[in-house]
C1' cells in the first nucleotide's frame, strides 16, 4: 500500500501516584473505593504456523500476534426516509483509527 475484520467474547496481584477513553472538537462515561504506564499470573478470540478429522465457511489451542469498560463510547463528511421555527431521528456508505496476513 493492499485485502479481511471490528454490535460477540475475557480478570485479579505487585509497583506507580492524576490522569484516562488514537488525533482536533463536542457529548458522554470511567478514575484516590487508586487512571495512565511498567511488570506476572489467569482468561478472551481464532488472523498466520502447527495438530485431527467426515476434508467443510469443521475442530483443536501448543507456537507467533492480539485483546481483556462503555459498538471502534457515540457524534462529525454523503446519500436516502419521516418530522421540523431551528434543527432532529432511523438507515446505509465514505473517512479516520486498531488489529491480522502480505
Nucleotide at each position: 500500500u493492499u485485502u479481511a475484520u471490528a454490535a460477540a467474547g475475557a480478570a485479579g496481584g505487585a509497583g506507580g501516584g492524576a490522569g484516562a477513553g488514537a488525533a482536533u472538537a463536542g457529548g458522554c462515561u470511567c478514575a484516590g473505593c487508586g487512571a495512565a504506564c511498567u511488570c506476572c499470573u489467569g482468561g478472551c478470540a481464532a488472523c498466520c504456523u502447527g495438530c485431527c478429522c467426515c476434508c467443510g465457511a469443521g475442530g483443536u489451542a501448543a507456537g507467533g500476534u492480539g485483546c481483556u469498560a462503555a459498538u471502534u463510547c457515540c457524534u462529525a463528511c454523503c446519500u436516502a426516509a419521516a418530522g421540523u421555527a431551528a434543527c432532529u431521528u432511523u438507515a446505509g456508505g465514505a473517512a479516520a483509527u486498531a488489529u491480522a496476513a502480505a
Model confidence (mean pLDDT): 84 of 100. This is a predicted structure of a 102-nucleotide RNA (SAM riboswitch aptamer (S box leader)) from a soil metagenome. The RNAcentral record of the sequence draws on MGnify. Rfam family: SAM riboswitch aptamer (S box leader). Gene Ontology term of the family: regulation of gene expression.